[in-house]
RNA sequence: CGGGUGGUAGCUCAGCCUGGUAGAGCACCGCGUUUGGGACGCGGCGGUCGGAGGUUCGAUUCCUCUCCACCCGA
Repeated sequence: CGGGUGGUAGCUCAGCCUGGUAGAGCACCGCGUUUGGGACGCGGCGGUCGGAGGUUCGAUUCCUCUCCACCCGA
């Protein structure tokens, strides 16, 4: 320098191909249960979807540029 993969909740990840109000598990908080805790049940909190721009009525999703990590090639 060229190519590829990944970046989404505190953590691990799905969703993207085929655009339509952003989800799961764990963690955290509350309640129930218990003598108490754990486990279990119910409910809740939590995300400018790495950044900027473009297309569109509408973008996590499509396009362009760019940042970070890893891999391959030179």